This is a predicted structure of a 78-nucleotide RNA (transfer RNA) from Sulfolobus sp. UBA167. NCBI's taxonomy places the organism under Archaea, Thermoproteati, Thermoproteota, Sulfolobaceae, Sulfolobus. The sequence was found in a public genome assembly. It matches the Rfam family "tRNA". The family's RNA type in Rfam is transfer RNA. From the family's description: Transfer RNA (tRNA) molecules are approximately 80 nucleotides in length.

């Protein structure tokens, strides 16, 4: 330098292929129930600029372009 993949809740990830109205799960956190207390278990809640910007569209996490960060492979020089 070239090609490709990834970025979604505090953490690990699904959803993207095939656009559809309020974006989900597990763990964790907080509150309650339970218990002599705690753990486990049960119930509930909070928590998201979907990496950033632009475009297409009635409508974008999803499609297109650019940028940023991370990763894999290939090539060049030494």
């Nucleotide at each position: 330098g070239g090609a490709c993949c990834c970025a979604u809740a505090g953490c690990u990830c699904a959803g993207c292929u095939u656009g559809g109205a309020u974006a989900g799960a597990g763990c964790g956190u907080c509150g309650g129930c339970c218990u002599g207390c705690g753990g486990a278990g049960c119930c509930g809640a909070a928590g998201g600029u979907c990496a950033g910007g632009g475009g297409u569209u009635c409508a974008a996490a999803u499609c297109c372009c650019c940028u940023u960060g991370g990763g894999u492979c290939c090539g060049c020089c030494a």